RNA sequence: AACUUAUAAAGAAAGGUGGAGGGAAAAGGCCCUUUGAAACCUUAGCAACCGUUCCAAUUUAUUGGAGAAAGGUGCUAAAUCCUUCUCUAGAAAUAGGGAAAUAUAAGUU
Numbered sequence: 001a002a003c004u005u006a007u008a009a010a011g012a013a014a015g016g017u018g019g020a021g022g023g024a025a026a027a028g029g030c031c032c033u034u035u036g037a038a039a040c041c042u043u044a045g046c047a048a049c050c051g052u053u054c055c056a057a058u059u060u061a062u063u064g065g066a067g068a069a070a071g072g073u074g075c076u077a078a079a080u081c082c083u084u085c086u087c088u089a090g091a092a093a094u095a096g097g098g099a100a101a102u103a104u105a106a107g108u109u
Base pairs, nucleotide, nucleotide: 001109002108003107004106005105006104007103008102013043014042015041016040017039021032022031023030026084027083028082029081044076045075046074049072050071052067053066054065055064056063057062058061080101085098086097087096088095089094
C1' cells in the first nucleotide's frame, strides 16, 4: 500500500512549547479558533479491537456471556459535525433506510 472482517448517535482534558489556522479529500453548509488553530511534549482520562481471567456451548478451534485494565493500538468539540449517490414516505419542508468514502482494530498478501 491493497484486500477481508468488525465497529463508528456512547465515552473521556489539563499544562508546556508554538503562533494561524483547523474540523480526511472536492463542493456546499455549519462550526471551532489570538479568551491561542495545527503540530510536538508531559501528565491525566475514556473505551475495550487485540491480548488477558472466568463461565458456557459446540462443528475442537471457533462462538457466546461476564470480569479486570498491568501489556499492544486507538481515542479525549459538535452523529464519522451535516449534506453530496441511491431507495422509501411526503405537495413541500422534511423524516427514515442503503451504498460509497473515511477512520480505527484485527488478519492476509